[in-house]
Molecule: SAM riboswitch aptamer (S box leader)
Organism: Virgibacillus salexigens
RNA sequence: CUCUUAUCUUGAGCGGUGGAGGGACUGGCCCUAUGAAACCGCGGCAACCUUCGACGAAGUUUAUUCGAAAGGUGCUAAUUCCUGCGAAGCAUAGCUUUGACAGAUGAGAG
Numbered sequence: 001c002u003c004u005u006a007u008c009u010u011g012a013g014c015g016g017u018g019g020a021g022g023g024a025c026u027g028g029c030c031c032u033a034u035g036a037a038a039c040c041g042c043g044g045c046a047a048c049c050u051u052c053g054a055c056g057a058a059g060u061u062u063a064u065u066c067g068a069a070a071g072g073u074g075c076u077a078a079u080u081c082c083u084g085c086g087a088a089g090c091a092u093a094g095c096u097u098u099g100a101c102a103g104a105u106g107a108g109a110g
Stems, first nucleotide, its partner, number of pairs: 001110008013042005021031003025084001027082002043076003048072002050069005080102001085099006
């Protein structure tokens, strides 16, 4: 980098360095010198993988489900901030709902 698959309206910030950008992209709308990105330290959230326990059909293993822990990741402004392509509905410069696409993260494969 590509592919497969699951999830994405919950939740969780302080300090140091740094010094102007950031929120993937488009159009918006926001955040930011009351200090952006990035890096570091210490916290926190969550429970994908992992470990342990319970349950458990069958035939030894395994799966599913539930619970606990927190080792590997991840995350810690705003629903993935809204939006884009399509569909449906409505009181139609629009609104609501919904399915994709795109993106993010985990796990697996190449």